[in-house]
Small-subunit ribosomal RNA, central domain from an uncultured bacterium, 350 nucleotides, folded computationally.
Context: one part of a larger RNA
RNA sequence: CUAGGCGUAAAGCGCGUGUAGGCGGGAGCUUAAGUUUGCUGUUAAAUCUCGUGGCUCAACCACGAAAUGCCGGCGAAUACUGGGCUUCUUGAAUUCGGUAGAGGUAACUGGAAUUCCAGGUGUAGCGGUGAAAUGCGUAGAUAUCUGGAAGAACGCCAAAGGCGAAGGCAGGUUACUGGGCCGCAAUUGACGCUGAGACGCGAAAGCUAGGGGAGCAAACAGGAUUAGAUACCCUGGUAGUCCUAGCCGUAAACGAUGUAGACCAGGUGUGGGAGGUAUCGACCCCUUCCGUGCCGACGCUAACGCAUUAAGUCUACCGCCUGGGGAGUACGGCCGCAAGGUUAAAACUC
Numbered sequence: 001c002u003a004g005g006c007g008u009a010a011a012g013c014g015c016g017u018g019u020a021g022g023c024g025g026g027a028g029c030u031u032a033a034g035u036u037u038g039c040u041g042u043u044a045a046a047u048c049u050c051g052u053g054g055c056u057c058a059a060c061c062a063c064g065a066a067a068u069g070c071c072g073g074c075g076a077a078u079a080c081u082g083g084g085c086u087u088c089u090u091g092a093a094u095u096c097g098g099u100a101g102a103g104g105u106a107a108c109u110g111g112a113a114u115u116c117c118a119g120g121u122g123u124a125g126c127g128g129u130g131a132a133a134u135g136c137g138u139a140g141a142u143a144u145c146u147g148g149a150a151g152a153a154c155g156c157c158a159a160a161g162g163c164g165a166a167g168g169c170a171g172g173u174u175a176c177u178g179g180g181c182c183g184c185a186a187u188u189g190a191c192g193c194u195g196a197g198a199c200g201c202g203a204a205a206g207c208u209a210g211g212g213g214a215g216c217a218a219a220c221a222g223g224a225u226u227a228g229a230u231a232c233c234c235u236g237g238u239a240g241u242c243c244u245a246g247c248c249g250u251a252a253a254c255g256a257u258g259u260a261g262a263c264c265a266g267g268u269g270u271g272g273g274a275g276g277u278a279u280c281g282a283c284c285c286c287u288u289c290c291g292u293g294c295c296g297a298c299g300c301u302a303a304c305g306c307a308u309u310a311a312g313u314c315u316a317c318c319g320c321c322u323g324g325g326g327a328g329u330a331c332g333g334c335c336g337c338a339a340g341g342u343u344a345a346a347a348c349u350c
Stems, first nucleotide, its partner, number of pairs: 004321003007304002012318001014201004021194003025088007033081002035077007043069001049065006091191001092188004096183004103177007110154001114150008125136002162169002206247006215241002220236004258317006266295011299306002323350003332343004
C1' cells in the first nucleotide's frame, strides 16, 4: 500500500464546541486544473521481449528490432470533479404564534423523620443477635408528652414517565437563563456534514484553604464467630459525606453500539404538539410531526440477537483494532500540590 474489522470474540475517544483538512443540494453559462485523447520531445548503456548469428548444444555472447509507463511541449474533447459568474429552494438558519419539561444558576422558604439539649410523667431495664456479648441505664435510661437547637435528605405525586451533549437532574416559591417540539406563512439562499490538533464540560473517591458536622461511615477500638478471622454480624467511631473557592480528569463515564444524512413491512403502549371527525362539551375515533418502550417482515449475524431509535441497504468524515502474558507497565515527554493521569515500548516467555 492492498485487505478485513470494532453490541458480547482485539477494537467507538466519557461528552460537546470548533480550527486546519476531507466531503458536499437543483439549474444555466463559462474555464479547461484534474480526467480522456492525438502529435511530438525525452525516457544512457546493460537487462526484459522478438528476430538473426557466434562459441559442437545450452548457459553465455554479438547484432538488429520492438516496447509500455513516468516527465516536458503543442493541440483536441467536456460526461464527471475542480475554478469563475448567474440563478433556485428541497438541506441549513432566522422571524412570528403556541407548547411540555427533576435542563442550568442564585436567593428565599416548608413539613415529616433523626440526633442532641431543657423540663414533665414514670421505673428497671434498654439495646443488639442465629444466639450472645461489648455498649447505655437507679448520677433515673428505654418508653411517653411539651418546648428548643442543628444538619442532611426530600415521603405520597412517580410512571415501561420527563429534561439534558454527556456526566447528570426530584419538597415549594421567585428572579435570571440554555435547549427542544409543533403550527402557519414570511425571510436569507447551500450559509452544510464531519472534525487531526485545540478549547470547554465531565459521577464517585481524592487533594488545598476556610466553614459546617444531625444521620451514615473507610481507618481505628472493643464484643462475637472461627482452627485462625487483620472479614462477614454487633457496640462505638475519625476522615469523608454537606457549603464556598480552587485542583484532580478518571469509571462496567454502558445502548459495552462515534457523528450526520438517505432508503427499506407492520402491530401495540406511552410522553409532547397540530389537524379532522364526533359531541352541548370533554372523552373516544382517524390523520400527521417529534420523543420514548415492547413485539415482530425483509435483511443482517458465528450465535445470542438487531430489526424505521438497525447490529438492514448505502454515502461522508473522525476515532480505534491486529495472538496470550510481560503491560496499560518501564523509560522519556506533557499535565498535577500530591495521589496520580495521559502518551507508550522492548527483552523474555507460551
Notes:
Its mean pLDDT, the model's own confidence on a scale to 100, is 87. RNAcentral holds the full RNA, with entries from ENA and SILVA.